SAM riboswitch aptamer (S box leader) from Virgibacillus sp., 105 nucleotides, folded computationally. The sequence is in RNAcentral, with records from Rfam and Ribocentre. Model confidence (mean pLDDT): 81 of 100.
[in-house]
RNA sequence: AGCUUAUCAAGAGAGGUAUAGGGACUGGCCCGAUGACACCUCAGCAACCAGCCAAUUAUGGCACGGUGCUAAUUCCACCAGGUACUAGUUACCGGCAGAUAAGAA
Numbered sequence: 001a002g003c004u005u006a007u008c009a010a011g012a013g014a015g016g017u018a019u020a021g022g023g024a025c026u027g028g029c030c031c032g033a034u035g036a037c038a039c040c041u042c043a044g045c046a047a048c049c050a051g052c053c054a055a056u057u058a059u060g061g062c063a064c065g066g067u068g069c070u071a072a073u074u075c076c077a078c079c080a081g082g083u084a085c086u087a088g089u090u091a092c093c094g095g096c097a098g099a100u101a102a103g104a105a
Stems, first nucleotide, its partner, number of pairs: 003103006013042005021031003026077003043070003048066002051062004074097001079094001081093004085088001
C1' cells in the first nucleotide's frame, strides 16, 4: 500500500518557530504577508480502543492512558443504480473517493 467493520450535519484555539503557498485528487468556492499550511508548547473537544463506576440486561456515566480532532457538513460538486413529484442546475437513498478508529492476514 491493500482487506474487514463502524462513524463522518454536532463539538473544540491561544502562544511560539518558520515562510509561501494551503484546503487529498479534478472543477468550483474559500483560507493566506493583518502570516495561512506545517512543526512545537499549553489549553480544549470528542468518546473509537483500554480503564473505572452504575445497571438484570439493553445501556448510561467518568475522562488519569493509546489514538484522533480544534475555518467552512468530508467546504460544495463529481456517478453504476434506485425512489419521489414539483420533472429540475430538484430532493432523498445508494455508490465511488477520502478521513479516523478498531481488527485480521